Small-subunit ribosomal RNA, 5' domain from Phormidium sp. LEGE 11384, 477 nucleotides, folded computationally.
NCBI's taxonomy places the organism under Bacteria, Cyanobacteriota, Oscillatoriophycideae, Oscillatoriales, Phormidium.
Its Rfam family is "Bacterial small subunit ribosomal RNA".
The coordinates come from a structure-prediction model, not an experiment, and the mean pLDDT is 86.
Context: one part of a larger RNA
């Protein structure tokens, strides 16, 4: 000098665009953050009716989604990440393509009845539908040398034939796995390892594999740093630097890990699942003491910690996502507004003229010098500001649809009107005098100032620098 997710002190006019718990992965009141489908299904209720029906609502069965999106960085020195390669894999929805969708059956919710419990939530009996469930049939598939064995399906609906279902093949996307190379510090950590290293058989997996197991062999790693310990999410990037390099990993994007702590599986194409389940633990809450409920590292918000970090806001109008044929519903993703000079950028606080160089202040050798064209005064302008009028684009889609927002912007009127501070002035380092103080009070980044004329302390006048900021502190280059 540059930089910052900054903080502190003094000060503070506006706009645009960004950014905003770096600390306690501390604990959380309250609300919201994942639903949707009646064009899969039965039931109950409400409204309406031309008595045929129609519309709507509710819980339930069923389907899809809830594995995305959003948060955090605790753990992790690892195939975690980055980069390049590989073969032994799976992949819902989507696209292409081939074939099929025959014929039966028995239940269970809801509902009704009885009943347990304070509640949470149940128990028993009875009825019922389906794209829920189960046989049979069939087979381009699979297994097998072959004979042969074995595995499917679902319907619904319109004004309009559209959308489903099953099986096979291919694609796309996503995911899993393996390997080469790279990836912090410590040797005041030198030896480490028994499923350990390899083989055979088996099990298991979507798949390879000590992944697991039985047996056999005794291997495997290590000064090219194993093991142990400490620290740490990694990267694209960011800051700095001429570069090499050093530092860093907020915001945005990719990957990983986690979801009160530890463990476990279930469902599913996909999870060992933030707003699912089970067990254990700590904590909080309810309780009729028998037993139950909860998990903000989602968005706001609260307490706490801290030098320090915002609203319990508006809207689904746009973009995107889930469901639905659609209408539409949901969406604290997102789009916006609010708060904060936290940052960057831009603008303003007026412009021109104006010497009796006014007054005041300060200094003085008392002559004057300086404040200073500064002011007054004259002329002008209206960026800003106030008021009034008009008023968007963003809408894609013929119509309709805008949270932002009566915002941006435009026009008119008014009046210089509403707006300047902060630090420094001994040298480094741009900027000097007076008064006070008297090694005191104090200053200070380094050198050093202060003990009676201090350009270094405090005040004043003046000056210098930057400016809606200026200084200080912290950290990096």
């Nucleotide at each position: 000098g540059g930089a910052u997710g900054a903080a502190c002190g003094c000060u503070g006019g506006c706009g645009g665009c960004g950014u905003g718990c770096u600390u306690a992965a501390c604990a959380c009141a309250u609300g919201c953050a994942a639903g949707u489908c009646g064009a899969a299904c039965g039931c109950a209720g409400u409204c309406u009716u031309u008595c045929g029906g129609g519309a709507c609502u509710g819980a339930g069965u069923g389907g899809c989604g809830a594995a995305c999106g959003g948060g955090u960085g605790a753990g992790u020195a690892a195939c975690g990440c980055g980069u390049g390669a590989g073969g032994a894999u799976c992949u819902g929805c989507c696209c292409u393509u081939a074939g099929g969708u025959g014929g039966g059956g028995g239940a269970c919710a809801a509902c009704c009845g009885u009943u347990g419990g304070a509640a949470a939530c149940g128990a028993c009996g009875g009825c019922u539908a389906a794209u829920a469930c189960c046989g049979c049939a069939u087979a381009u598939g699979g297994c097998g040398a072959g004979a042969g064995c074995u595995a499917a399906a679902a319907g619904c609906u319109u004004a309009a034939u559209g959308u489903g279902c099953c099986u096979g093949a291919g694609g796309a996307u996503g995911a899993a796995c393996u390997c080469g190379c790279g990836u912090c510090u410590g040797a005041u950590u030198a030896g480490c390892u028994a499923g350990u290293u390899g083989g055979u058989g088996a099990a298991g997996u979507a798949a390879c594999g000590g992944u697991u197991u039985a047996c056999c062999a005794a291997g495997g790693c290590g000064a090219c740093g194993a093991u142990c310990a400490g620290u740490a999410g990694c990267u694209g990037g960011u800051c700095u630097g001429a570069g090499a390099g050093g530092a860093u990993g907020a915001u945005c994007a990719g990957c990983c890990a986690c979801a009160c702590u530890g463990g476990g599986a279930c469902u599913g194409a996909g999870a060992c699942a933030c707003g699912g389940c089970c067990c254990a633990g700590a904590c909080u809450c309810c309780u009729a003491c028998g037993g139950g409920a909860g998990g903000c590292a989602g968005c706001a918000g609260u307490g706490g910690g801290g030098a320090a970090u915002u609203u319990u806001c508006c809207g689904c109008a746009a973009u995107g996502g889930g469901g639905g044929c659609a209408a539409c519903c949901c969406u604290g993703a997102c789009g916006g507004a609010g708060c904060a000079a936290c940052g960057c950028c831009g603008c303003g606080u007026g412009g021109g003229g104006g010497a009796g160089g006014a007054a005041u202040g300060u200094c003085u050798g008392u002559g004057g010098a300086u404040u200073g064209u500064a002011a007054a005064c004259c002329c002008c302008u209206u960026u800003u500001c106030u008021c009034a009028g008009g008023g968007a684009a963003g809408a894609a889609g013929u119509u309709c649809u805008g949270a932002c927002g009566g915002u941006a912007c435009c026009u008119g009127a008014g009046g210089a009107a509403u707006c300047a501070g902060c630090a420094u002035c001994g040298g480094c380092u741009a900027a000097c005098u007076c008064c006070g103080u008297g090694c005191c009070a104090g200053c200070a980044g380094c050198c050093g100032c202060g003990g009676u004329a201090a350009g270094a302390c405090g005040g004043a006048g003046g000056a210098u620098g930057c400016a809606a900021g200026c200084g200080u502190u912290a950290u990096c280059c």